[in-house]
Predicted 3D model of RNase P RNA and transfer RNA as a complex of 475 nucleotides. Its mean pLDDT, the model's own confidence on a scale to 100, is 76. It holds a member of the Rfam family "Bacterial RNase P class A". From the family's description: Ribonuclease P (RNase P) is a ubiquitous endoribonuclease, found in archaea, bacteria and eukarya as well as chloroplasts and mitochondria.
C1' cells in the first nucleotide's frame, strides 16, 4: 500500500416547558371501614439494533390434554448446542482465491415413471447423415465415377449435453476387440476417526448422460387456532342525558370546551317461522375413513335493532451485567449484583445554548483556522422470547493475509 | 395487531404438469363515404412488479423484497 474476517457504537452535556406509567408525602371530597377520586410537592422509569418484514421456532391461552390409518406440510453432509428451529458452532466433501478467507436448498438419478424445445443421423435397451473400408455390376479420357450389398464408429458436422481419455497392438477399414498408464464405478479387504469421511491393497473392461427448487423413494419432525387467544363484570366495574363540584385550556371577559368525581333518570336485544326431546336436532376432533366426544335457558333460517365497553391477561423473564470454572466453539454451570416502557386514538415531544458530526466557501502551514448552512442514517414498542431476512449517514476497536 | 389474496401490452384479462407470450377494447395506416361513425384489411405496442438462485433454458419452480386489495372484536 492492497485486502480478509470478527466485535461494538450509532450523538454528548445543560436550561425551560410538556407527555405516559408506578410508588411516597400533605391537603380536600365521598365512604362505617377497606378503599376510591381531585389538587399540590417530590422520587424512579420511559424505544431499537433492527422495535421493521411476519419468514421460521417456542412460551402462554382456548379448542376435547392432541387417538389409529391414509392423505397433507416441512427438514435434508456429519457430530454437537438449544426450550425449539429452516438457527448457531466445529468438522467433512465439492468449487473459487497467491493467501487471510469465501461460497454451496450438500440424502437418493446403479428402485420406478416423466421431461430434455430448436438444431442434429441419433437425446437414452442407442443409432448411422457425410466420411472410411471390402465385395459385385456398369461406365471409362485408365485419374476415377455411378448403382447395389455389406462392415465400421477412428475423423467431420449439430447441440447445454453424443455412451471414458492418451498412446500402442491389431485390422480391408476400425472398435476395450486386446495391452500399458490415467480417470471414474462396483465388489472384497487392512489402518485411522464417535461420525460425515480419509488413507492403502486386491479383483472386475464394469465405462452406467442431465434433471428430484419434476413426480417419486429413504430418514426424521409436525394436532388446530391465535392476546381481536382467553377470562371476569350484567341494575354494575359498561353506555346516554340533565344538574352539581374540581382542575386545566380558549376567550372579544358575555361565556364556551376537554377531562375527572358525585347524584338522579333512561338503557340492557326484540319479533316471526321451522327442527328437536337422550331411540337425540345439531356440533366437534384442520381434509377423508375408523374410532370417540359434547349436546337441550338447544339448533337452523328470515326481518328489525345493535356491532358499546371496563378490568384481568400485561411484564421477574429460556432476563440483563460482572467474575470464576468446563468446552476448540456454539453454549453450559456456579456465585454476586440489578429491576429495565406498558399505551388502547395509542406517551417517549418542543424551544434554546455549548461541544461533536456532515455539507459549502475562503485562507494557507494539507489538516488546521475563519465564515455560512444543516437537527443530523434507517427507523419507531403494542402478549412475550430465540433466530433469520431486509434497511442504515457516520464512526471506533481487535485479529489475520499478500 | 393477526390471517389470506393479487401484480402479464395504455385498460380488462388468458397463458403456470418449464421450450421464441396471446385475446378483446384502445392507438396507427389503408379501403369504403361528399364527410364522420360503423364495417373490412393490415400494423405497432411487453424490464411478465424488482433482485438472486435451480436448470441447457424460468411468466411458470425456489428464496428474498416492493406495491396494492380483502377478511377478523
Nucleotide at each position: 500500500g492492497a485486502g480478509u474476517c470478527g466485535g461494538c457504537c450509532g450523538g454528548g452535556c445543560g436550561g425551560c416547558c410538556g407527555c405516559g406509567g408506578c410508588g411516597c408525602u400533605g391537603c380536600c371530597c365521598g365512604g362505617u371501614a377497606a378503599c376510591g377520586g381531585g389538587c399540590a410537592g417530590g422520587g424512579c422509569c420511559g424505544a431499537g439494533g433492527a422495535a421493521g418484514g411476519u419468514c421460521c421456532g417456542g412460551g402462554c391461552u382456548c379448542c376435547g390434554c392432541a387417538g389409529g390409518g391414509c392423505g397433507g406440510g416441512g427438514u435434508g453432509g456429519u457430530c454437537g448446542g438449544u426450550a425449539a428451529c429452516a438457527c448457531c458452532g466445529a468438522c467433512c466433501c465439492g468449487g473459487g482465491g497467491u493467501g487471510a478467507c469465501c461460497c454451496g436448498c450438500g440424502g437418493g438419478a446403479a428402485a420406478g415413471u416423466g421431461c430434455c424445445a430448436c438444431a442434429g443421423a441419433a437425446a437414452a435397451c442407442a443409432g448411422a447423415c457425410c466420411g472410411c473400408c471390402c465385395c459385385c455390376g456398369g461406365a471409362u479420357c485408365c485419374g476415377u465415377c455411378c448403382g447395389g450389398g455389406g462392415g465400421u464408429a477412428a475423423g467431420g458436422g449439430u447441440g447445454a449435453a453424443a455412451c471414458g481419455g492418451u498412446g500402442g497392438u491389431g485390422u480391408a477399414a476400425g472398435a476395450g476387440a486386446c495391452c500399458a498408464c490415467c480417470a471414474g464405478c462396483g465388489c472384497c479387504u487392512g489402518g485411522g476417526g464417535u461420525g460425515a469421511c480419509c488413507u492403502g491393497g486386491g479383483c472386475g473392461g464394469c465405462u452406467c448422460g442431465g434433471u428430484a427448487a419434476a413426480c417419486c423413494c429413504c430418514a426424521c419432525c409436525c394436532g388446530g387456532a391465535g392476546c381481536a387467544a382467553g377470562g371476569u363484570c350484567a341494575a354494575g366495574a359498561g353506555g346516554g342525558a340533565a344538574c352539581c363540584g374540581c382542575u386545566c385550556c380558549c376567550g372579544u371577559c358575555a361565556g364556551g370546551g376537554c377531562g375527572c368525581g358525585g347524584c338522579u333518570c333512561c338503557u340492557g336485544c326484540g319479533c316471526g317461522a321451522g327442527c328437536g326431546a337422550c331411540u337425540g336436532a345439531g356440533g366437534g376432533c384442520g381434509g377423508c375413513c375408523c374410532g370417540c366426544c359434547c349436546g337441550a335457558u338447544g339448533c337452523u333460517c328470515g326481518c328489525g335493532g345493535g356491532u358499546a365497553g371496563a378490568c384481568c391477561g400485561c411484564a421477574c423473564g429460556a432476563g440483563g451485567c460482572u467474575g470464576c470454572c468446563g468446552g476448540c466453539a456454539a453454549c453450559g454451570g456456579c456465585a454476586g449484583u440489578c429491576c429495565c416502557a406498558g399505551a388502547u386514538g395509542g406517551a417517549u415531544g418542543g424551544c434554546c445554548g455549548c461541544c461533536g458530526g456532515c455539507c459549502c466557501g475562503c485562507g494557507c502551514u494539507u489538516g488546521c483556522g475563519c465564515g455560512g448552512g444543516u437537527g443530523c442514517a434507517c427507523a419507531g414498542a403494542a402478549c412475550c422470547c430465540g433466530g433469520c431476512c431486509u434497511a442504515c449517514a457516520g464512526g471506533c476497536c481487535g485479529a489475520c493475509u499478500c | 395487531g393477526c390471517c389470506g389474496g393479487a401484480g402479464u401490452a395504455g385498460c380488462u384479462c388468458a397463458g403456470c404438469u418449464g421450450g421464441u407470450a396471446g385475446a378483446g377494447c384502445a392507438g396507427c395506416u389503408g379501403a369504403u363515404u361528399u364527410g364522420u361513425a360503423a364495417u373490412c384489411a393490415g400494423c405497432u405496442g411487453g424490464u411478465c412488479g424488482g433482485g438472486g438462485g435451480u436448470u441447457c433454458g424460468a411468466u411458470u419452480c425456489c428464496c428474498u423484497u416492493c406495491u396494492c386489495c380483502g377478511g377478523c372484536u